[in-house]
RNA sequence: CCGCGCUAAGCGGGGAGAUAGCGGUGCCCUGUACCUGCAAUCCGCUACAGCAGGGUGGAAGUCCCGUUCCCCGGCAAGCGCCUGUGGGGCCAGAUCCCGAUAAGGGGCGUUGAGCGUCGGGUCCCGUGCAAUCGCAGGCCGUGAACCAUGUCAGGUCCUGACGGAAGCAGCAUUCAGCGGAAAUCGCGAUGUGCCGCGGAGCAGCCUGAAAGGAGCAACCUGUCGGAGCGUCGCCCGGAGGCGUGUUUGUCAAAGUUCGGGUGCGCGG
Repeated sequence: CCGCGCUAAGCGGGGAGAUAGCGGUGCCCUGUACCUGCAAUCCGCUACAGCAGGGUGGAAGUCCCGUUCCCCGGCAAGCGCCUGUGGGGCCAGAUCCCGAUAAGGGGCGUUGAGCGUCGGGUCCCGUGCAAUCGCAGGCCGUGAACCAUGUCAGGUCCUGACGGAAGCAGCAUUCAGCGGAAAUCGCGAUGUGCCGCGGAGCAGCCUGAAAGGAGCAACCUGUCGGAGCGUCGCCCGGAGGCGUGUUUGUCAAAGUUCGGGUGCGCGG
């Protein structure tokens, strides 16, 4: 060096999570990468850290170890935004409230503003009138088996007779009572009145008159001051979600650079 037969490695790896730790099942990334069974109130192990069973392949530019670069992706922190939440304060702010001002807009005003004067009203007391309601009187109607009146048929009673007496029904009238009513009268009351009179009051408001002659008012904006912490904003804390192409740290697949290792037997 060649041939044959074996054997080891290989037949994926990583992140977060979980765990004392390792590996796996489940999730995610990478990208192509044997099969079966087990497993999240989990399964198997212990630094040689899945277990059990099977298959393939074969020492080759194969496989392993270290290393350089690059970086998928994950995680943590930071930062930004958003949504709940606890607390704080009135410094500055928005909203809300009060006061002032009168620069701008709008409004009233020479068909006369505001102030002042005089009068009336609004409020209160008394009273008159009216209205409404109630009661009583009066009026009308009705109204009594007997215990109302008058007249009392029939009948009853007294009498020798003439005659007399009481008296039911009926009729008429009426007491009490009941009902009604247009007007009127008396008494009382009132959630009544574009009503009258007198008194009181006259602060405010409304209104009239005369005088006078230019302001008045504060609706919106602006400005100033105050009050307040309800809401928002602000400050401090905490929770969740989203984002981070060149914030930082950490792990890091795939790819890549360099170095090292790569077995045994037989025969020629």
Molecule: Bacterial large signal recognition particle RNA
Organism: Eubacteriales bacterium